[in-house]
Context: one part of a larger RNA
RNA sequence: CUGGGCGUAAAGCGCGCGUAGGCGGAUAGUUAAGUCAGAUGUGAAAGCCCUGGGCUCAACCUGGGAACUGCAUUUGAUACUGGCUGUCUAGAGUUUAGCAGAGGCUGGCGGAAUUUCUGGUGUAGCAGUGAAAUGCGUAGAUAUCAGAAGGAACAUCAGUUGCGAAGGCGGCUGGCUGGGCUAAAACUGACGCUGAGGUGCGAAAGCGUGGGUAGCGAACGGGAUUAGAUACCCCGGUAGUCCACGCCGUAAACGAUGUCAACUAGCUGUUGGUUCUAUUAAAAGGAUUGGUAGCGUAGCUAACGCGAUAAGCUGACCGCCUGGGGAGUACGGUCGCAAGAUUAAAACUC
Numbered sequence: 001c002u003g004g005g006c007g008u009a010a011a012g013c014g015c016g017c018g019u020a021g022g023c024g025g026a027u028a029g030u031u032a033a034g035u036c037a038g039a040u041g042u043g044a045a046a047g048c049c050c051u052g053g054g055c056u057c058a059a060c061c062u063g064g065g066a067a068c069u070g071c072a073u074u075u076g077a078u079a080c081u082g083g084c085u086g087u088c089u090a091g092a093g094u095u096u097a098g099c100a101g102a103g104g105c106u107g108g109c110g111g112a113a114u115u116u117c118u119g120g121u122g123u124a125g126c127a128g129u130g131a132a133a134u135g136c137g138u139a140g141a142u143a144u145c146a147g148a149a150g151g152a153a154c155a156u157c158a159g160u161u162g163c164g165a166a167g168g169c170g171g172c173u174g175g176c177u178g179g180g181c182u183a184a185a186a187c188u189g190a191c192g193c194u195g196a197g198g199u200g201c202g203a204a205a206g207c208g209u210g211g212g213u214a215g216c217g218a219a220c221g222g223g224a225u226u227a228g229a230u231a232c233c234c235c236g237g238u239a240g241u242c243c244a245c246g247c248c249g250u251a252a253a254c255g256a257u258g259u260c261a262a263c264u265a266g267c268u269g270u271u272g273g274u275u276c277u278a279u280u281a282a283a284a285g286g287a288u289u290g291g292u293a294g295c296g297u298a299g300c301u302a303a304c305g306c307g308a309u310a311a312g313c314u315g316a317c318c319g320c321c322u323g324g325g326g327a328g329u330a331c332g333g334u335c336g337c338a339a340g341a342u343u344a345a346a347a348c349u350c
Base pairs, nucleotide, nucleotide: 003322004321005320006319007304008303012318014201015200016199017198021194022193023192025088026087027086028085029084030083031082033081034080035077036076037075038074039073040072041071042070049065050064051063052062053061054060091191092188093187094186095185096183097182098181099180103177104176105175106174107173108172109171110154115149116148117147118146119145120144121143125136126135162169163168206247207246208245209244210243211242215241216240220236221235222234223233258317259316260315261314263312266295267294268293269292270291271290272289273288274287275286276285277284299306300305323350324349325348332343333342334341335340
């Protein structure tokens, strides 16, 4: 070393694309590299092991054998793997016709509400709380009517709904654009799966430059509460939240469940197609297919639970774990404007 694992005990990279590598459908031929068999050479002696012999025995010494699981050369075998050649269509993809969708980017438009401003009406309160006070108001507030400005978010529809690889995406509409699903044929002919490095995307917060700022609101100021109250509650309020461009690269980035493929009882809801009953619409039911949910059999699991969307049963490839603390820290490297991120120990201790 030949190991066991990764939903919740330590452990699935936040998510894609993809290089090397690993693995790879059916069939025929060929080759003989892997593989298998034989032969030859070599694999020093000693030692180990087996079996004899010699010291009175033994240790010890000594003869013989076996072994040395290896390597090289050579002769064969050809099922499997590999190489080469040909063929195929079940994997994968392309074309055609449709379908659904908050998928993405960009422009235009809309109404409700909050706030502020202007004008009218109107008078003493308003606001706020457990109760208050700070605050606003006779320089006319709150309320109410009309008008204007501006920013941000889009009530109802709305749903275990839909779309997207993930992050995520929700008013209406134009343009550009990605993916998916279905049906029936035709075409290409293994073109595939995974993926160390690499590369792209990546909520919020944060950073840089320039804008914008209605509401909300870290920090901060004030009022309360309290023994105190650097809080919870209240009145204000700056960064920020918004836009453009550029960084950051992290989250309980969660299904705490890597990707792909095959197989393995059923029942129910919902969503997108196709088709049949059967066509006169609608509704309904059946079949099939792609999602998304709730139960549940076998099986699995420490249990909880999972259960065709597996945590069942298998295969391919990658990532990761190996007692707690020290520590996701120090040092060094790389990246970053910084904040920091990433890679990542040890002493010591229980």